[in-house]
RNA sequence: CCGUGCUAGGCGGGGAACUAGCGGUGCCCUGAACCUGCAAUCCGCUCCAGCAGGGCUGAAUUCCCUCCCGAGGUCCCCUGCUUCGAGGGCCGCUCCCUCGGGCGACGUUGAGGACCGGGUCCCGCGCAGCGACGACUCGCGAACCGUGUCAGGUCCGGAAGGAAGCAGCACUAAGCGGUGUUCGUCGGGUGCCGCGGAUCGGCCUGGUCCGAGCCGCCCGCCGGAGUGGGUGCGGGGUGGCUCGGAUCGACGGAGGGUGCACGG
Numbered sequence: 001c002c003g004u005g006c007u008a009g010g011c012g013g014g015g016a017a018c019u020a021g022c023g024g025u026g027c028c029c030u031g032a033a034c035c036u037g038c039a040a041u042c043c044g045c046u047c048c049a050g051c052a053g054g055g056c057u058g059a060a061u062u063c064c065c066u067c068c069c070g071a072g073g074u075c076c077c078c079u080g081c082u083u084c085g086a087g088g089g090c091c092g093c094u095c096c097c098u099c100g101g102g103c104g105a106c107g108u109u110g111a112g113g114a115c116c117g118g119g120u121c122c123c124g125c126g127c128a129g130c131g132a133c134g135a136c137u138c139g140c141g142a143a144c145c146g147u148g149u150c151a152g153g154u155c156c157g158g159a160a161g162g163a164a165g166c167a168g169c170a171c172u173a174a175g176c177g178g179u180g181u182u183c184g185u186c187g188g189g190u191g192c193c194g195c196g197g198a199u200c201g202g203c204c205u206g207g208u209c210c211g212a213g214c215c216g217c218c219c220g221c222c223g224g225a226g227u228g229g230g231u232g233c234g235g236g237g238u239g240g241c242u243c244g245g246a247u248c249g250a251c252g253g254a255g256g257g258u259g260c261a262c263g264g
Stems, first nucleotide, its partner, number of pairs: 001264006009057003012030004020046005034054005063257006072248005078240008089231003092227005099220006106213001112210009122197005127191002130187006136180001137178004146171004154163003
């Protein structure tokens, strides 16, 4: 160096997610790559690898390592939309105080303030008025069962005389009614009434004193309170990738490396 038979290895890889971590099923990328069974309310492992069974290839086009290129993915930065939270930092808005400005009304026929008093509100008493009832007063008022007088008639009696008593008349009881500068008791959605008390804040009003302001509307500065509309801050969701950064990286390319036995 050649031939034969083997063995390690190979018969896809990668990203995100899951996971303490890793491999696989599922998703995505690459692109063509043995078969069967299992796996997301998962399956297997604790290290180089899915587990179990079978097949092909096999030391190089095919296996291993390094580098380059780079599909694609992920993260950060940047940014759009949306939502939530806290906050008065900024802008805006609302309210309050003080001050300033403008306009108008009133004001020496007295603004405004201070003091004294009255009323309005409440409580008690009195007075007046009204009403009811009672007393006083007047009238009416009993077929028998009220009073008096009792015609006629009745009864007793020899007579004198006596008795009861209807109608009528008069009077009265209960009761009914009238009158009132009368008296008493009681009552009130009565009162331009009086006295006392309470309240003494508001309003109205009288008096005294001081003597020029006071009130309304609008605008603005400072200060204070609030409001989450905008902006700014923080968190969540979703989208953009044009630029930037980090990381993994398929396919492809280049370089290097790789065993045993026998025979010639």
Model confidence (mean pLDDT): 75 of 100.
A computed fold for a 264-nucleotide RNA from a Candidatus Limnocylindrales bacterium, annotated as Bacterial large signal recognition particle RNA.
Its Rfam family is "Bacterial large signal recognition particle RNA". The family's RNA type in Rfam is non-coding RNA gene.
Of the family's consensus pairs, 91% are formed in the model.
Taxonomically the source falls in Candidatus Limnocylindrales (Bacteria, Bacillati, Chloroflexota, Candidatus Limnocylindria).